The RNA shown here (c-di-GMP-I riboswitch aptamer) has 74 nucleotides and comes from Desulfogranum japonicum DSM 18378.
NCBI's taxonomy places the organism under Bacteria, Thermodesulfobacteriota, Desulfobulbia, Desulfogranum, Desulfogranum japonicum.
It matches the Rfam family "c-di-GMP-I riboswitch aptamer". Gene Ontology term of the family: cyclic-di-GMP binding. Rfam describes the family as follows. GEMM was predicted in a large-scale screen for bacterial structured RNA regulatory elements.

[in-house]
RNA sequence: AAAAGUAAAAGCCAAACCUGCCGAGAGGCAGGGACGGAAAGCUACGGGUCUUAAGAGAUAGCCGAGCUACCUUA
Numbered sequence: 001a002a003a004a005g006u007a008a009a010a011g012c013c014a015a016a017c018c019u020g021c022c023g024a025g026a027g028g029c030a031g032g033g034a035c036g037g038a039a040a041g042c043u044a045c046g047g048g049u050c051u052u053a054a055g056a057g058a059u060a061g062c063c064g065a066g067c068u069a070c071c072u073u074a
Base pairs, nucleotide, nucleotide: 003073004072005071012037013036017032018031019030020029021028022027035061041067042066043065045064046063047062048059049058050057051056
């Protein structure tokens, strides 16, 4: 470097729920909170799901794909 994550350690993220704000809504943001996560970091590119009368949106913690990355090598 590649590959791996069964051990230990350090650090990281934060579901449900509650509060506040934003949005028509799906949902988002902030604080609390921890079910989980080894990319639960980023990108709506493909599929899925959801919202919408429609234009159009939401979801990266549904799956795939792309890009990048911490620790360790028991």